[in-house]
Molecule: small-subunit ribosomal RNA
Organism: uncultured bacterium
């Protein structure tokens, strides 16, 4: 730091996903040791049991027992001492408000930070001061009695105090009054002085005789502790304030103690905290109120940072303690282990009534994916009490459990190649595991055994000395020294030693991202998957194995957070087309704001001070062997507050300025707006005239109108709507929008020239106004047009497109609606930044008689273009440029959805708020590129059409195919480009198929063993294959003569053979096709971010990317053409088997002769737009002509670019993989491939007179022939037979060419056409013609009289027609391949059909139009809205009722102290008062109840749409002009 994923490819936008780090984690597999940490995130759910807060006898009274010792004893026991002033309990003091737990509540002065308190408190502690006097009455414990199951309670009697009460005293203190200093928040505070009133206390204990009294000794002295008052400090708190502190506006208004004042009450203290009265305020878009969520912080995690997320452990604060309420005590609580009441729950109960609160430590149940021991100890640290010893302390220190985390260590080290064995792979050679192992040599960590063995301990006690106090060598305190006592952890850490490589490695991954590859299994199955995606028979992606990679006592997975994500953008994004500019304006708040001077110092900047707890992070140093961990010091803490200073910028105030803005004046432009009036053309209708059969409409028609007179035409009239020409990317307006003419009213802008105001400006959340069409309401109006509707067409259908009609509506008035692709898909404003060229308005200059023209300026309005910008397209002074300009609006993946719900508006339709979620996908999208395609366009070509000629489609037959049939009808080929195709020839064979009979190392190949040469003959059974038996017979090479070898045959064993079995979608090779179409590419350069483009496009031209010209291209390659073969002309050479002009000869080139000619076959020549003319760009080229055998590639052939079709072929051959192996192999016989209701393709023969038949007669070429072709001759009507000359071929043969020509006949008919079919008789081939050959003769004589829709071939020696030959082959040809004979017609032309080429255009296609794709319906599943309702939660309002408790009132009942009076035996008693209490009343009030709302959640018959799903149904809406843009 990035990567994967949208596409055929590209750039961009944009989402999704991954790699990192982290965790109080959990789960899976695995697990050696130690250190340090951490450990209920869920049910603030319920809790058994034990422990977690007590202590003090030096505050007080009382006070056991067991045990032991002694005495007595009736042996039952009793007494004394000791235990012991001990235990337990009580009064009293202090503590229990700390420590420990939890995070439910709380959005708050709760927390954080900084301040304030002149509005306050603070027990214990410290400092200094003053004091502690005289009295009094009770009460627990205890005793006795009583109630109760218990818990507990009542009464009686006694008693103490540092418990309680009265009085005295008062340096400070409090209150009031008077005066005073200084400060201040102006209220007051502080200082000082004077006066008046008020208010305290408690003792305990040690020692001593110095002082006093004194006999002792204490009432004295002294030490310590405690007590009272008041001051100061320290510590801790209370209250107040500034700032900061989550989400929802689909929560917009909230509030009556509410806001303020006065007075009072209350509190430690301010305050509506509370009460009465008065006023009517207070809060809120800078978010009140309401709802949801949440303890806050230091910090923690992440990040470069800014941020984001989080708030376990540790630390600070807050809140809570079963739930709700309340107060008491106290310095402090409204109190976790206190009290009272109410509620729920649990337990006890004698049913009357009671008890309880683990969110303390352990532990239990429950919940949950999940979180530990009912441990040890107060040794240390800290806390409470105590004078102290000490006691208490689940705080704490330790240990236990858990890989939960971090850190450290180990599981060995060295050597070791025969590269062992085994595994895996293999091209079978080997490779790999792998120096890995074994082996050899070592070491000794951890664990284990044995032995030793800490630090953590200082206090305390006691003794001694010194000092202080004191009268004191008592006592007490301090210091020093000696001795002594105290360790849970723990016999732990650590050390030494013993033995010995011994006890100690797993997990995940290996298609890309992402480090790491092979085999087997599986076969869209099983499965994987974070994203893209793997799996349908060769899976590096599933499962296993081998190997590898990465981490390592862990490794993976899951979850969560941050990061990557600049994907909410402050740092640091955007809005023409990707998501995104409000339809437009006016304008409020707000934000921003020209220029000069002064001012203040709020912002800003600088310095200083305080604070920013500790811990943590960072740096340095140090301690555990290191590290984690811990300690010390420092830095940082970007913040807040205060003080001082600066004054540029922003801001405040103020004085100016005129460049922004505005006002006044002038003459012009304009479909700007509103109202009133008015004009002509046209349509329609009405009336009348003329006139007659049609009109209208369409692609064609019909509906429709018309003989009741239409259409057409003439005249007149009515009515409504719209304003031709001008008219223009011209004008005006903010937008919507505005169009005849005239008038009235009215808005705005521009220009010109001066004067004035003096920043008055820009933008604009809300708000308000305007706002096309359609639509709605009321009332008019209604000619034309025209949703709906009707009819006619079209169509498979046609609820459409087309036609004929036609109602709302369109028009007017008034009122709603408030939306549009309301678009420049581009918010407004200011300034700056090259130009060119139009047209509009105004002005100036020059010129002119004048207008125009021309030049310049301003304003608005178009086009083209530089810089710049942009993903590109494009924008470009009318910006989409520039300004880190100003302000507003808006966006954050696609779908769901601009939908639901809620609110607001509306009569409704609906609009708006622009606003979700569940669910679902990995894309959706923009621009551009290359193709392909288009019922887009342009140019061009082709027997493509047209023009012609002849066919096919109809008949019969042949042949192939489909289908059907069959035991089998073997297989393949399927649009063109399968179908007389593979097959150049199925009776057996072929043959792959079927039936049956056989064989199993095999019909064939190699190797091994045994035997035998081979071979030939006979024979049994059999359909044959095969089998049975017998006989004959020995070769070649070498030889050491035993034998061996090669070939061949028979038998045997196993490796193997064999397969026309599968896969042409695993392949090679070959082939078809587009297409003999003119194309397909490359190098370098250039352009483009890039895919790509250019070249190859353009203008001409060509059969051609053929050539020329032009050109950011210049060249090149594969194709085209040419080179090759053949035909056509000529020449040369050569003349046999060919030829014969001349000479001779014959029946005959037969022979002699000749090689001139023909011909043959070898080599040459010739044709190149070369020449002439014209056209053309002076080109390429074209047109015409000459010459020439041939003329513009002369005809034909061979030759097939890059590629396409997963085209065809595994059955030619080759070949991977799979399959069969007494069979899917091999042999044999017979059958089948030849079937036959039918359909199609390709052909043959015909339908006749341009013909048939008969007779005569003429002229070819290519070829073939010894397993052959076969002449003459004889026989047969004939096929053919007999016989055989000649020929291994320019020699002989096949071989007759046929159409043609001449003559005759037939006379338009199912015929003298046609020949199928059938009967009979034959011939030939062959082992064999039954299934199933060809041919011949005789007889038979079917369909068929020129062929529907449709369709094929052909442009010249071509079509058509005529015959001939050849391959295959024993035989079989209407097929195939060739040959020659005769020999046409037509082409205007490129509109159309088909195919193709180039350019261009559109595209949502790229498997590329046989593409893509939409909606309903049907089915399944999922989430969701509505829903009669139902059930919960939370909460508001009103009312009822009201526990405990505070406060207030009352208090007739009760009452020791104090006061008064009386009395007294002086102890008291009686009465009254004061003070207090119970009870009662009142205010407030929790839970509760009733009624009625709000809100939220769950659920529901039914219902709405949505999403997803495999090949379902119906259509074809969109993408091309998508066939109606």
């Nucleotide at each position: 730091a990035g990567a994967g994923u949208u596409u055929g490819a590209u750039c961009c936008u944009g989402g999704c996903u991954c790699a990192g780090a982290a965790c109080g984690a959990a789960c899976g597999c695995u697990g050696g040791c130690g250190g340090c940490g951490u450990g209920c995130u869920u049910a603030a759910c319920a809790c058994a049991u034990g422990c977690a807060a007590g202590u003090c006898u030096u505050a007080c009274g009382a006070g056991a027992a067991a045990g032991c010792u002694c005495c007595c004893u009736u042996c039952g026991g009793g007494g004394a001492g000791u235990u012991a002033g001990u235990a337990a309990a009580g009064u009293g003091g202090c503590g229990c408000a700390c420590g420990g737990g939890u995070g439910a509540g709380u959005a708050a002065c709760g927390c954080g930070u900084g301040g304030g308190u002149a509005a306050c408190c603070u027990a214990c502690c410290c400092u200094a001061g003053a004091g502690a006097c005289c009295g009094g009455g009770a009460u627990a414990a205890c005793u006795c009695g009583c109630c109760g199951a218990a818990a507990g309670g009542c009464g009686u009697g006694c008693u103490a105090a540092u418990a309680c009460c009265g009085g005295a005293u008062a340096c400070g203190c409090u209150u009031c009054c008077c005066a005073u200093u200084u400060c201040u928040u102006a209220g007051g505070g502080c200082u000082u002085g004077g006066g008046a009133a008020g208010g305290a206390a408690a003792g305990g204990u040690g020692g001593c005789c110095u002082c006093u009294c004194g006999a002792a000794g204490a009432a004295g002295c002294u030490g310590c502790c405690g007590c009272u008052c008041a001051a100061g400090g320290a510590u801790g708190g209370g209250c107040c304030c500034g700032c900061g502190u989550c989400c929802c506006a689909u929560u917009a208004g909230c509030u009556u103690g509410u806001u303020g004042g006065u007075a009072g009450g209350g509190u430690a203290a301010u305050g509506g905290c509370c009460u009465a009265c008065c006023a009517a305020g207070g809060c809120a878009a800078c978010g009140a109120u309401g709802g949801g969520u949440a303890g806050c912080u230091g910090g923690u995690c992440u990040g470069a940072g800014a941020g984001g997320a989080u708030g376990a452990u540790c630390a600070g604060c807050c809140a809570c303690a079963c739930u709700g309420g309340a107060a008491c005590u106290g310095a402090g609580a409204c109190a976790c282990g206190g009290u009272c009441c109410a509620g729920a729950c649990u337990c006890c109960u004698a049913c009357g009534g009671g008890a309880g609160g683990c969110a303390g430590c352990a532990g239990u149940g429950g919940g949950g994916a999940a979180u530990a021991u009912u441990g040890c100890g107060c040794a240390a640290u800290g806390g409470g009490c105590g004078a102290a010893a000490g006691c208490c302390u689940g705080a704490c220190g330790c240990a236990g459990c858990a890989a939960c985390g971090c850190c450290g260590c180990g599981u060995g080290a060295g050597u070791g190649a025969a590269g062992a064995a085994g595994g895996c792979c293999u091209u079978c050679g080997g490779g790999u595991u792998g120096u890995a192992a074994a082996g050899c040599u070592c070491u000794g960590u951890c664990a284990g055994g044995u032995g030793g063995g800490a630090a953590g301990a200082a206090a305390g006690g006691u003794c001694a000395a010194a000092g202080a106090u004191a009268a004191a060598u008592a006592g007490u305190c301090u210091u020093u020294g000696g001795c002594u006592c105290u360790g849970a952890c723990g016999g732990u850490a650590c050390c030494a030693u013993c033995a010995g490589a011994g006890g100690a490695a797993g997990c995940a991954c290996c298609g890309g991202c992402u480090a790491a590859c092979u085999c087997c299994g599986u076969g869209c199955c099983a499965g994987c998957a974070g994203c893209c995606g793997c799996g349908g028979u060769a899976a590096u992606a599933c499962g296993g194995a081998g190997g590898g990679u990465g981490c390592a006592a862990g490794c993976g997975u899951u979850g969560u957070u941050c990061g990557g994500a600049a994907u909410u953008a402050c740092u640091g994004g955007g809005c023409g087309u990707a998501a995104a500019g409000c339809g437009g304006g006016u304008g409020u708040a707000g934000g921003c704001g020209g220029u000069g001077g002064a001012u203040c110092a709020a912002g800003u900047c600088a310095g200083a001070u305080g604070u920013g707890a500790a811990a943590g992070c960072c740096c340095u140093c140090g301690g555990c062997u290191c590290a984690a961990c811990c300690g010390a010091g420092g830095a940082a803490g970007u913040g807040c507050a205060u003080c001082u200073g600066a004054a540029a910028c922003u801001g405040u105030u103020u004085c100016g300025c005129u460049a922004g803005a505005g006002u006044a004046c002038g003459g012009g432009a304009g479909a700007g707006g509103a109202g009133a009036g008015u004009g002509g053309a046209a349509u329609u209708c009405c009336c009348a005239g003329u006139g007659u059969a049609g009109a209208g409409g369409u692609g064609a028609a019909a509906u429709u109108c018309g003989u009741a007179g239409a259409u057409a035409u003439u005249g007149g009239g009515a009515g409504g709507a719209a304003c031709a020409c001008c008219g223009g990317u011209g004008g005006c307006g903010a937008a919507g929008g505005c169009g005849g003419c005239u008038c009235u009213c009215u808005g705005g802008a521009a220009c010109g020239a001066u004067a004035c105001u003096g920043a008055c400006g820009c933008u604009g959340a809300g708000a308000c106004c305007c706002g096309a069409a359609a639509g709605c309401g009321u009332g008019g109006g209604g000619a034309g047009c025209a949703a709906a509707c009707a009819g006619g067409a079209u169509u498979a259908g046609a609820u459409a497109c087309c036609c004929u009609g036609g109602u709302a509506g369109u028009c007017c008035a008034c009122g709603c609606c408030g939306u549009a692709a309301a678009c420049g898909a581009u918010g407004g404003g200011c300034a700056u930044u090259a130009g060119g060229u139009g047209a509009a308005g105004g002005g100036a200059g020059u010129a002119u008689u004048g207008a125009c023209c021309c030049u310049c300026c301003c304003u608005g309005u178009g086009c083209c273009g530089a810089c710049g910008c942009u993903a590109a397209c494009g924008c470009a002074u009318u910006a989409a440029a520039u300004g880190c300009c100003c302000c507003c609006g808006c966006c954050u993946g696609g779908g769901g959805a601009g939908u639901a719900c809620g609110g607001u508006c509306g009569c409704a339709a609906g609009a708006u708020u622009a606003a979700a979620a569940a669910c679902u996908c990995a894309a959706a999208g923009g621009a551009a590129u290359u193709g392909a395609c288009g019922g887009g366009g342009g140019c061009c070509c082709g027997c493509a059409c047209a023009a012609g000629c002849g066919g096919u489609g109809g008949a019969g037959c042949a042949u192939g195919u489909g289908g059907u049939u069959c035991a089998a009808u073997u297989c393949g080929a399927c649009g063109c480009a399968a179908c007389g195709c593979g097959a150049a020839g199925a009776a057996c064979c072929u043959u792959a198929c079927c039936u049956g009979g056989g064989c199993u190392u095999g019909a064939c190949a190699u190797c091994c063993c045994g035997g035998g040469a081979a071979u030939c003959c006979u024979u049994u059974g059999g359909a044959a294959a095969c089998u049975u038996a017998g006989g004959a017979g020995u070769g070649c090479c070498c030889u050491u003569c035993g034998g061996g070898g090669a070939a061949c045959c028979c038998g045997g064993u196993g490796a193997c053979a064999g397969g026309u079995g599968c896969u042409g979608c695993a392949u090679g090779g070959c082939u078809g096709u587009c297409g003999u179409c003119a194309g397909c590419u490359c190098g370098u350069g250039u352009c483009g971010u890039g895919a790509g483009a250019u070249g190859u496009u353009g203008g001409g031209u060509u059969a051609a990317g053929u050539c020329c010209c032009g050109c950011a291209a210049c060249g090149a390659g594969c194709g085209c053409a040419a080179c090759c073969c053949u035909c056509a002309u000529c020449c040369u050479u050569a003349g046999u088997u060919g030829c014969c002009a001349u000479c001779a000869u014959u029946g005959a080139g037969u022979u002699g002769g000749g090689c001139a000619c023909u011909c043959u076959a070898a080599g040459g020549a010739a044709a190149c737009u070369g020449c002439c003319g014209g056209u053309g760009u002076u080109a390429a080229a074209c047109c015409g002509g000459a010459g020439g055998a041939a003329g513009g590639u002369g005809g034909g052939g061979a030759u097939g670019a890059c590629g396409u079709c997963a085209a065809g072929u595994c059955c030619u051959c080759a070949u991977g993989g799979c399959c069969c192996u007494u069979a899917u192999g091999c042999c044999c016989a017979g059958g089948g491939c030849u079937a036959c209701a039918c359909a199609c393709g390709u052909g043959c023969u015909a339908c006749a007179a341009u013909g048939g038949c008969c007779g005569g007669u003429a002229c070819a070429a290519u070829g073939g022939g010894u397993c052959g072709c076969a002449a003459u001759c004889c026989c047969g009507c004939g096929a053919g037979g007999g016989g055989g000359a000649g020929c291994u071929a320019a020699u002989c043969c096949c071989a007759a060419a046929a159409a043609g020509c001449c003559g005759g006949u037939c006379c338009u008919a199912g015929u003298u056409c046609g020949g199928a079919u059938u009967g009979g008789a034959g011939u030939c081939u062959g082992c064999a013609a039954c299934c199933c050959g060809a041919c011949u003769c005789c007889a038979u004589g079917a369909a068929g009289c020129u062929g529907g829709a449709a369709u094929c071939g052909c442009u010249a020696g071509u079509a058509a027609u005529c015959g001939c030959g050849c391959a295959u082959c024993a035989g079989c040809a209407u097929g195939g391949c060739g040959c020659g004979g005769u020999g046409a017609a037509u082409a205007c032309g490129u509109u159309c059909c088909c195919g193709g080429g180039c350019c261009u255009u559109g595209u949502a296609c790229a498997c590329a139009c046989c593409g893509c794709c939409c909606g309903u319906c049907a089915c399944a599943c999922c989430a969701u809205g509505a829903g009669a309702g139902c059930u919960g939660g939370u909460u508001g309002u009103a009312c009822c009722a009201g526990a405990a408790g505070u406060c207030g009132g009352u208090g007739g009942g009760c009452c020791a102290a104090c006061c008064c009076u009386g009395u007294u035996u002086c102890g008291g008693c009686a009465g009254g008062g004061a003070a207090g209490c119970a009870g009662c009343c009142g205010c407030c009030u929790a839970a509760g109840g009733u009624a009625u709302g709000a809100u939220u959640a769950g659920u529901a018959a039914u219902u709405g749409g949505g999403g997803u799903g495999a090949a379902g149904u119906c259509g074809u809406a969109a993408c091309a002009a998508g066939g109606u843009a």